Predicted 3D model of a 504-nucleotide part of an RNA (small-subunit ribosomal RNA, 5' domain) from an uncultured bacterium. Its Rfam family is "Bacterial small subunit ribosomal RNA".
Context: one part of a larger RNA
RNA sequence: GAUUGAACGCUGGCGGCAUGCUUAACACAUGCAAGUCGAACGGCAGCACAGUCUGUAGCAAUACAGAUGGGUGGCGAGUGGCGGACGGGUGAGUAACACGUAGGAAUCUACCCUAAAGCGGGGGACAACCCGAGGAAACUCGGGCUAAUACCGCAUAAUCUCUGAGGAGAAAAGCUGGGUUUACCUGGCGCUUUAGGAGGAGCCUGCGUCCGAUUAGCUAGUUGGUGGGGUAAAAGCCUACCAAGGCGACGAUCGGUAGCUGGUCUGAGAGGAUGAUCAGCCACACUGGGACUGAGACAUGGUCCAGAGCUCUACGGGGUUUAGCAUGAAGGGAUAUUGCGCAAUGGGCGAAAGCCUGACGCAGCAACGCCGCGUGUGGGACGACGCCUCUCGGGGUGUAAACCACUUUUCCCAGGGAAGAAGAAUGUGACGGUACCUGGGGAAGAAGCCUUGGCUAAGUACGUGCCAGCAGCCGCGGUAAUACGUACGAGGCAAGCGUUAUCC
Numbered sequence: 001g002a003u004u005g006a007a008c009g010c011u012g013g014c015g016g017c018a019u020g021c022u023u024a025a026c027a028c029a030u031g032c033a034a035g036u037c038g039a040a041c042g043g044c045a046g047c048a049c050a051g052u053c054u055g056u057a058g059c060a061a062u063a064c065a066g067a068u069g070g071g072u073g074g075c076g077a078g079u080g081g082c083g084g085a086c087g088g089g090u091g092a093g094u095a096a097c098a099c100g101u102a103g104g105a106a107u108c109u110a111c112c113c114u115a116a117a118g119c120g121g122g123g124g125a126c127a128a129c130c131c132g133a134g135g136a137a138a139c140u141c142g143g144g145c146u147a148a149u150a151c152c153g154c155a156u157a158a159u160c161u162c163u164g165a166g167g168a169g170a171a172a173a174g175c176u177g178g179g180u181u182u183a184c185c186u187g188g189c190g191c192u193u194u195a196g197g198a199g200g201a202g203c204c205u206g207c208g209u210c211c212g213a214u215u216a217g218c219u220a221g222u223u224g225g226u227g228g229g230g231u232a233a234a235a236g237c238c239u240a241c242c243a244a245g246g247c248g249a250c251g252a253u254c255g256g257u258a259g260c261u262g263g264u265c266u267g268a269g270a271g272g273a274u275g276a277u278c279a280g281c282c283a284c285a286c287u288g289g290g291a292c293u294g295a296g297a298c299a300u301g302g303u304c305c306a307g308a309g310c311u312c313u314a315c316g317g318g319g320u321u322u323a324g325c326a327u328g329a330a331g332g333g334a335u336a337u338u339g340c341g342c343a344a345u346g347g348g349c350g351a352a353a354g355c356c357u358g359a360c361g362c363a364g365c366a367a368c369g370c371c372g373c374g375u376g377u378g379g380g381a382c383g384a385c386g387c388c389u390c391u392c393g394g395g396g397u398g399u400a401a402a403c404c405a406c407u408u409u410u411c412c413c414a415g416g417g418a419a420g421a422a423g424a425a426u427g428u429g430a431c432g433g434u435a436c437c438u439g440g441g442g443a444a445g446a447a448g449c450c451u452u453g454g455c456u457a458a459g460u461a462c463g464u465g466c467c468a469g470c471a472g473c474c475g476c477g478g479u480a481a482u483a484c485g486u487a488c489g490a491g492g493c494a495a496g497c498g499u500u501a502u503c504c
Base pairs, nucleotide, nucleotide: 001504004501006500007499008498009497010496013373014372015371016370017369019366020365021331030326031325032324035082036081037080040079041078043075044074047073048072049071051068052067053066054065055064056063057062089284090283091282099208100207101206102205103204104203107201108200109199112197113196114195115194116193117192118191119190120154122152123151129144130143131142132141133140134139160169161168162167174189175188176187177186178185179184210256211255212254217247218246219245222244223243224242225241226240227239228238229237259281260280261279262278263274264273265272266271286307287306288305289304290303308321309320310319311318312317337363339362340361341360345359346357347356348355349354376406377405378404379403386397387396388395389394410445411441412440413439414438415437416436420431448493449492450491451490452489453474454473455472459488460487461486462485463484469476470475
């Protein structure tokens, strides 16, 4: 000199764009963050509407009131499907095929795309519901009824699997429109099998990847083989037997530290340091362990067991875990709102309308950073007042002010007012009456901080008297201090300026 997710001190006008718990992966009150589909299904708790019944008024049409009412819209709870494996957070662990890069073969893949073949005929249940029982609750148990795109046989097999090559085995589901009408035609969405693709995932390998030798030997499933098992898949992945191997000064093992990378900072470069935000990968979800479901998890807002903390309890037993978004506590030098909206982008479900979405889009707070703008412009005296200084003549502040003329960025007021919205039309904006435009007003509301001995740009006076104090280094201060404190001047930077920390 340059850097920062900075902090502290003094000061502070505006805008744009970014950024904001680096510490306790400490413990968390409250709200929200993952649902959706009635065009899979039985139903009907609630809402609304037909219809029906009764009453009142009326000759009646009808009106009003009450009851009833799965017939319709729809829908709490339930069965079923898809999604909760994405998105969001954090960096504890990990020195490892975790990551980066370049390859490999023995694999799987829901939704999507392409192609081929098919969707025939049956059956038995279980929720919801009803009845009963237990429990303080959470919830649990027994009996009975019932539907399906839930479950299970049978048939068929283009293809697929196994094969001793003869054979053997393996599927499926319907829903909803249109036309016609009572079993037909046709469309859409679906379902099953197979082949291929796309995207995704698992596995293996070469090379690269911090410090310590005051860590020198390490290893029995250890290294290899055979049989068996196991996985989607190769493999000591597991097991029985056999052999005795395997790694290591080219640093094994052990210990310490650490998520890795694209990048970021610095530097002419080589290099050094670093890994916030953004992007890719990995790991984790109170701590430890396990599996279930599923195409995919050994699953942050699923489940089981053990432990810890908190919590409800009728003491028998339960509930919960913010490293999601906010928020409070604690720690700390230190880090924001318990905000608005699904309008956009994207995601889930749905035929769609749509619903959900603390992802996201915005707003709020903070000079935390970068960038831009303003705090006025021109004229104006041998030069006011004040203040400082002085050799008392003067000099400085200083064209600075006053005063005159002008301008209006910004500011204030008023009027108008977006784009962002998505193909022809209509509708849809949180931000937001925001940005922006026009008119009006008036220099009006807007400058500080550090330094001034040398390094290092900028000096005088007074006070103090080795005191009080300063200080990055050298060093200043003991009575004339350009070094302390104040004043006036000056220098530097400027909505900032200094200090501290930090890396090059």
RNAcentral holds the full RNA, with entries from ENA, Greengenes and SILVA. The coordinates come from a structure-prediction model, not an experiment, and the mean pLDDT is 88.